A computed fold for a 79-nucleotide RNA from uncultured Methylobacter sp., annotated as c-di-GMP-I riboswitch aptamer. Its Rfam family is "c-di-GMP-I riboswitch aptamer". About the family: GEMM was predicted in a large-scale screen for bacterial structured RNA regulatory elements. Its family is annotated with cyclic-di-GMP binding in the Gene Ontology. Its mean pLDDT, the model's own confidence on a scale to 100, is 79. The sequence was found by an Rfam model in a public genome assembly. Lineage of the source: Bacteria > Pseudomonadati > Gammaproteobacteria > Methylococcales > Methylobacter.
RNA sequence: AUAGUGUAAAGCUAAACCCGUUGUGAAGCGGGGGCAGAAAACUGCGGGUCUUGAUGAACAAGACGGCUGGGUUAUCACU
Numbered sequence: 001a002u003a004g005u006g007u008a009a010a011g012c013u014a015a016a017c018c019c020g021u022u023g024u025g026a027a028g029c030g031g032g033g034g035c036a037g038a039a040a041a042c043u044g045c046g047g048g049u050c051u052u053g054a055u056g057a058a059c060a061a062g063a064c065g066g067c068u069g070g071g072u073u074a075u076c077a078c079u
Stems, first nucleotide, its partner, number of pairs: 003079004012037002017032006035066001041072003045069003048064006
């Protein structure tokens, strides 16, 4: 340096919920909070779910990376 396996140890992220705020909405952002996580870091490329137009199908636009498969990057220990 590379690959594999594992670990919540050092560090890291932050579920539900509450407050404020943006948005028609899904949801996002900030503070509190702590369920959990070995990539729960980044990335809407594939699938999927959700929202809106608009409602049953098709279609269009959006949201979700803590639904899943990929891609990129990365800590510790052992082999």